[in-house]
Notes
RNAcentral holds the sequence, with entries from Rfam. This is a predicted structure of a 72-nucleotide RNA (transfer RNA) from Rotaria sordida. The source organism's lineage runs through Eukaryota, Metazoa, Rotifera, Philodinidae and Rotaria. Its mean pLDDT, the model's own confidence on a scale to 100, is 81. It matches the Rfam family "tRNA". Rfam's curators write: Transfer RNA (tRNA) molecules are approximately 80 nucleotides in length.

């Protein structure tokens, strides 16, 4: 300086254009227990960023940024 790949709750993860975005952990608050710990149940909580394109975009194209991996 090319090139190829990825970015999704705090953290790790599915999701190949149409339900209220998946799970697991994590947080809360409850029940259970003498107490903790475990188990259990309801709730919190996320699509890297602008544009396109479409009747719709987390997904598909264009750029940006961030990381990685390769060539020089």
């Nucleotide at each position: 300086g090319c090139g190829c790949c990825a970015a999704u709750g705090g953290u790790g993860u599915a999701g190949u254009g149409g339900u209220u975005a998946u799970c697991a952990u994590g947080g809360u608050u409850g029940c259970u227990u003498g107490c903790c710990a475990a188990g259990u149940a309801a709730c919190c909580g996320a699509c890297u960023c602008a544009g396109g394109u479409u009747c719709g975009a987390a997904u598909c194209c264009u750029g940006g940024u961030u990381g990685g991996c390769g060539c020089a």